[in-house]
Context: one part of a larger RNA
């Protein structure tokens, strides 16, 4: 000098930031991922409408309409958010390569969108179970599923021509054979679907170099190192398997053990270095513990599935349910770390034509001197140098001290009252303009959690606001009293045994100041 700090004493305000460093310990409760009726069958609830009955204000019926529970289907749930267990590794950083690769949504371009079929949720009828959850029958739809047709610059095989290259090879053209597509909705404006090519974005893989400590760890290795073949993968590869060979690594530190997420950055320092990895950003890993795959463009998936285990809960004892290292919150641990708050107004995300819905991301508010920064606790005059206190060489002086009283001034801040934002531009809708058929621009209109907040004005009045540590030297600041190697102090030197500037108290002083000291850690 610094800190995600803690403790002691003290405490007026504001702005900006930060806030479980310990038990990746266990978790009550609520919320954190849905959305689309412009894909579908439909109608459980709500509202409207229509009809019937009449007792005239009630009952019943009708998906007719707005909408919409559950269901089928699509997209999303692989993002966003959390944590740092593991990992000494191509994990990360940096630089390359992919002639060994994938990429939903988005953009551009080209072509197509023909004909049929059988089911199944839901609904209905039975039925098992305490529940979780099922079982059987009948019946129904789709942008769900299947078949056929057509099709190409797609894939595979064969043949030929040609261009290029760093090897394996890559590109172009032609012929031929085989295989593989599609879905509709509609307010008639559109929008969706399929195939192919290119782009963009995101990912995957490989490699050079760098990346902690220990030799009181010296040898390690059988899928181990390489080859051939096959399988597998989006893709290369012992990635896996069969066979063959016997290799491969290591004193330039293999192997083993310990520790640890990495980086941008942060602290310190003139720098070189040393230390750290909180907040924010990028990458990685993980989601009760271990394992496995499914779906999907993408996961081996935090709030998905299955199996095993530990733990907790429900049970009718037959059987079931769960996973806060999401946001709050609880217990425990600890020196120690906050509200079971408001809002989708803004930014961003998912779905949707849109309106909109969802969003503990986010934006705000609450708590905490945890830090940084700013402001205030008055200003000027005022000597009888007042009283008290303290000290002395004591009829007197010194100091506290312009300090107080007293006089004048100001009103930041606090209090009261009044006014009162920016953050909002859009989407949608209406109108207009341009190009010309769905885009762009303009005008109007609409939307604020924070918040009656920030800010501004007025009123009265010095009124509402100072402590902490130290004073032997280092180190700024000195005397008296008490104590008497006691009580005690102490960072180091050291102080205290009767005149202690070093202990305790007082007066005075010094340093910082809404803080000041102590402890811990780093330079």
């Nucleotide at each position: 000098g610094a800190u995600g700090a803690a403790c002691g004493c003290u405490a007026g305000c504001g702005g900006c930031a930060g806030g479980c460093u310990u038990a990746a310990c266990a978790c009550a409760u609520g919320c954190a991922a849905g959305u689309c009726g412009a894909g579908g069958g439909g109608u459980a609830a709500c509202a409207g409408g229509a009809g019937u009955g009449c007792u005239u204000g009630c009952a019943c019926u009708c998906g007719c309409u707005g909408a919409c529970g559950a269901c089928c289907g699509g997209c999303g749930c692989a993002c966003g958010g959390g944590u740092g267990c593991g990992u000494a590794a191509c994990g990360c950083g940096u630089a390359u390569a992919g002639a060994a690769c994938c990429u939903a949504c988005c953009u551009u371009u080209u072509a197509c969108u023909g004909a049929g079929g059988g089911a199944u949720a839901g609904c209905c009828u039975u039925u098992a179970g305490a529940a979780a959850u099922g079982a059987a029958g009948a019946u129904u739809a789709a942008u769900a599923c299947c078949u056929c047709a057509u099709g190409g610059u797609a894939u595979u095989g064969u043949a030929a021509u040609u261009u290029g290259g760093c090897a394996u090879c890559a590109g172009a053209u032609u012929a031929u054979a085989a295989u593989u597509a599609a879905a509709g909705a509609u307010u008639u404006a559109u929008u969706g679907g399929u195939a192919a090519a290119a782009g963009a974005u995101g990912g995957c893989u490989a490699u050079g170099c760098g990346u902690c400590u220990u030799a009181u760890u010296a040898g390690c290795u059988a899928g181990a190192u390489g080859g051939u073949a096959a399988g597998g993968u989006a893709a290369c590869g012992g990635c896996u398997u069969a066979c063959c060979a016997u290799g491969g690594c290591a004193a330039c530190g293999a192997u083993a053990a310990g520790u640890a997420g990495g980086g941008g950055c942060c602290c310190u320092g003139a720098g070189a270095g040393g230390g750290g990895g909180a907040u924010c950003c990028c990458c990685c890993a993980c989601a009760c513990u271990g394992g496995u795959a499914c779906u999907g463009a993408g996961a081996c998936a935090c709030g998905g599935a299955c199996c095993a285990g530990a733990c907790u809960c429900c049970u009718a004892c037959g059987g079931g349910a769960g996973g806060c290292a999401g946001c709050a919150g609880u217990g425990a641990g600890g020196a120690a770390u906050a509200u079971u708050g408001g809002g989708c107004a803004a930014u961003g995300g998912a779905g949707g034509c849109a309106a909109c819905u969802c969003u503990g991301a986010c934006c705000c508010a609450g708590c905490c001197a945890u830090g940084c920064c700013g402001c205030g606790u008055g200003c000027a005059g005022g000597a009888a140098g007042a009283c008290u206190g303290c000290c002395c060489u004591a009829u007197g002086g010194g100091u506290u001290g312009u300090a107080a009283a007293c006089u004048g001034c100001u009103u930041u801040u606090a209090u009261a009252c009044a006014g009162g934002a920016a953050g909002a531009a859009a989407c949608a809708c209406a109108c207009c303009u341009a190009c010309g058929u769905g885009u762009a621009g303009g005008u109007g209109c609409u939307u604020g959690a924070c918040g009656g907040u920030a800010c501004u004005g007025u009123a009265a009045g010095a009124a509402u606001a100072a402590g902490c540590a130290c004073c032997g030297g280092c180190u700024a600041a000195c005397u008296c009293c008490g104590u008497g190697c006691c009580a005690g102090c102490a960072g180091c030197c050291g102080c205290g045994g009767u005149a202690a500037u070093a202990c305790g108290g007082a007066g005075g002083g010094u340093g910082c100041a809404a803080g000041c000291g102590u402890u811990a850690u780093c330079c």